[in-house]
């Protein structure tokens, strides 16, 4: 320089043909108990990395770009 793969909740990750944003642990409350743990329940947390584009509708599909891991010169 050129290919590829990845970015989605505090961390690990799913999202299956383009329509509902989700898990698991963690966080907060409340219930168990004497009290801790453990279980249980209810909640909170998201500009889907970024900026356009295409669509009635984009986390998903093109385009640019950043960062990361990697092949190859």
């Nucleotide at each position: 320089g050129g290919g590829g793969c990845a970015u989605u909740a505090g961390c690990u990750c799913a999202g299956c043909u383009g329509g509902g944003a989700g898990a698991g642990c963690g966080c907060u409350u409340c219930g168990u108990u004497c009290g801790c743990a453990u279980c249980g329940a209810a909640g909170a947390g998201g500009u889907c990395a970024g900026c356009g584009g295409u669509u009635c509708g984009a986390g998903c599909c093109c385009g640019c770009c950043a960062u990361g891991c990697u092949c190859c010169a």